[in-house]
RNA sequence: CGGGACGUAGUAUAAUGGUUAUUAUGCGCGGCUGGGGGUCGUGCGACCCGGGUUCGAUUCCCGGCGUCCCGA
Numbered sequence: 001c002g003g004g005a006c007g008u009a010g011u012a013u014a015a016u017g018g019u020u021a022u023u024a025u026g027c028g029c030g031g032c033u034g035g036g037g038g039u040c041g042u043g044c045g046a047c048c049c050g051g052g053u054u055c056g057a058u059u060c061c062c063g064g065c066g067u068c069c070c071g072a
Stems, first nucleotide, its partner, number of pairs: 001071007010025003018055001026044007048064005
């Protein structure tokens, strides 16, 4: 320099043009226990940024940024 893939809670992940964005873990509070551990209940927290298409975008398109892979 060229090509390709990916970007979602603190971490790891699912989903798909529409009504609450999934699950696990984490964190807060509470119950069980004498306490701890463990477990149960409940709550908190996310669509990389900008623009476009659309009645509606996390999803589709364009650009940017970042990560990874391949080639030179």
Predicted 3D model of a 72-nucleotide RNA (transfer RNA) from a Candidatus Spechtbacterales bacterium. Model confidence (mean pLDDT): 80 of 100. Its Rfam family is "tRNA". Rfam classes the family as a transfer RNA. Taxonomically the source falls in Candidatus Spechtbacterales (Bacteria, Bacillati, Minisyncoccota, Minisyncoccia).